c-di-AMP riboswitch aptamer (ydaO/yuaA leader) from Thermoanaerobacterium thermosaccharolyticum DSM 571, 118 nucleotides, folded computationally.
RNA sequence: UUAAAAAAAAUGCCUAAUCGAAAGAACGGGGGAUAUUUUUGGGGUGAAUCCGCUUUUGCGGUAGGGUUGCUCUUUACCGAACCCGUCAACUAACCUCGUAGGCAUAAAGAGAGGAUGG
Numbered sequence: 001u002u003a004a005a006a007a008a009a010a011u012g013c014c015u016a017a018u019c020g021a022a023a024g025a026a027c028g029g030g031g032g033a034u035a036u037u038u039u040u041g042g043g044g045u046g047a048a049u050c051c052g053c054u055u056u057u058g059c060g061g062u063a064g065g066g067u068u069g070c071u072c073u074u075u076a077c078c079g080a081a082c083c084c085g086u087c088a089a090c091u092a093a094c095c096u097c098g099u100a101g102g103c104a105u106a107a108a109g110a111g112a113g114g115a116u117g118g
Base pairs, nucleotide, nucleotide: 011104012103013102014101018025019024026099027098028097029096030095031094041087042084043083044082045081050061051060052059053058064078065077067076070111071110072109073108074107075106
């Protein structure tokens, strides 16, 4: 000097998962009237669905999704997991539940906006 790793602080990201000293507020999910459709079981949270190949449970693609402290396009990245238990369409009143967990910060192009000066 370069690269990698670890720790602390600040900051930022996924997500509903935040604020408040507290009481609470805010955000989010499920159930809940007519209908239809029940082993080929059915359904819920979530972006995470579907297709092909393959002795593999691996490979490739894909609906869809997030990231640069603004927007659009392209590239790079992800495209899981869990739960209910034979049962639930939507849905007013109404009922009920959650506020956890996990991480580390991307480029190119075209615009918008802001600041300064005149």
The RNAcentral record of the sequence draws on Rfam. The prediction has a mean pLDDT of 78.